[in-house]
Context: one part of a larger RNA
RNA sequence: CUGGGCGUAAAGCGUGCGUAGGCUGUAUUGUAAGUCAGAGGUGAAAUGCCAGGGCUCAACCUUGGAACUGCCUUUGAUACUGCAAAACUAGAAUCCGGGAGAGGGUAGUGGAAUUCCAGGUGUAGGAGUGAAAUCCGUAGAUAUCUGGAGGAACAUCAGUGGCGAAGGCGACUACCUGGACCGGCAUUGACGCUGAGGUACGAAAGCGUGGGGAGCAAACAGGAUUAGAUACCCUGGUAGUCCACGCUGUAAACGAUGGAUGCUAGGUGCUGGGGAGUAUUUCUUCGGUGCCGUAGUUAACGCGUUAAGCAUCCCGCCUGGGGAGUACGGUCGCAAGGCUGAAACUC
Numbered sequence: 001c002u003g004g005g006c007g008u009a010a011a012g013c014g015u016g017c018g019u020a021g022g023c024u025g026u027a028u029u030g031u032a033a034g035u036c037a038g039a040g041g042u043g044a045a046a047u048g049c050c051a052g053g054g055c056u057c058a059a060c061c062u063u064g065g066a067a068c069u070g071c072c073u074u075u076g077a078u079a080c081u082g083c084a085a086a087a088c089u090a091g092a093a094u095c096c097g098g099g100a101g102a103g104g105g106u107a108g109u110g111g112a113a114u115u116c117c118a119g120g121u122g123u124a125g126g127a128g129u130g131a132a133a134u135c136c137g138u139a140g141a142u143a144u145c146u147g148g149a150g151g152a153a154c155a156u157c158a159g160u161g162g163c164g165a166a167g168g169c170g171a172c173u174a175c176c177u178g179g180a181c182c183g184g185c186a187u188u189g190a191c192g193c194u195g196a197g198g199u200a201c202g203a204a205a206g207c208g209u210g211g212g213g214a215g216c217a218a219a220c221a222g223g224a225u226u227a228g229a230u231a232c233c234c235u236g237g238u239a240g241u242c243c244a245c246g247c248u249g250u251a252a253a254c255g256a257u258g259g260a261u262g263c264u265a266g267g268u269g270c271u272g273g274g275g276a277g278u279a280u281u282u283c284u285u286c287g288g289u290g291c292c293g294u295a296g297u298u299a300a301c302g303c304g305u306u307a308a309g310c311a312u313c314c315c316g317c318c319u320g321g322g323g324a325g326u327a328c329g330g331u332c333g334c335a336a337g338g339c340u341g342a343a344a345c346u347c
């Protein structure tokens, strides 16, 4: 390299958009580049192969043949691919009419609760645990009532419910804004699929600058436990968690399952639309989301129209374990570190 693979054995980039490239619907005409067929030329000799010959055999030498699977020229074929022209509507997109949704952004508003502050009532405890102690409290705590401040999160509804490409999104209102779906079948007429590089988004933690800081809480301190206890438990508590603007670019970023299209029994839920009906409730159709299951598939588990079945196209990735996602180099980053990524040696 070929071959074989990628749910769990090694292996799907975290996710989108998109450049080059690869691939590309139906029917017609032309062309004949690819493709196919015929003919001619060339494809040195030697080597190698086949059939013979010569050294007593062999190695060796030698004669003839085939072969040299290639290239060029020319004559044809036109199914497929390419190219050109002019068409089509089943892919794709647009338009019109609808309803659903924690999709995104900005601004404002709300109630419950925790904490703190001020005041009233009130008196000796409170808090905490397996049990305690550290801790708070006669300078009046805990409890309870009134008023105020401030930050963060939005109980019930809530659901293998919904939306989003993924990360993710949950109080209410307004404004701005993206996508999907259904119906009409009006318009364009292949405008499509994938996508190396590239680019954008990307939980939490972390970093920079400036705010904010109620609760929680790495680090840290104290009290316990213990042989010890740099822990688990308790009392405190700083970064952080929150906001704005930048950076970082990683996760068991998981369905451990890349994207697109077509085909292949059904049953039963949920959810968003449409149509019909005898209108109580039934039938049917399109989209999404679960469970069970046929054929098939799988090493098995399982998957099974939301495929891990049957096929086509494109991309990514794998090649024994450790060393190691390390070293070195490059590149990105303020740093932490990320991306790319070996070998010796060893089993």
Stems, first nucleotide, its partner, number of pairs: 004318003007301002012315001014201004021194003025088002028085004033081002035077008049065006091191001092188003095184004103177007110154001115149007125136002162169002206247006215241002220236004258314006266292011296303002320347003329340004
Model confidence (mean pLDDT): 88 of 100. Predicted 3D model of a 347-nucleotide part of an RNA (small-subunit ribosomal RNA, central domain) from an uncultured bacterium.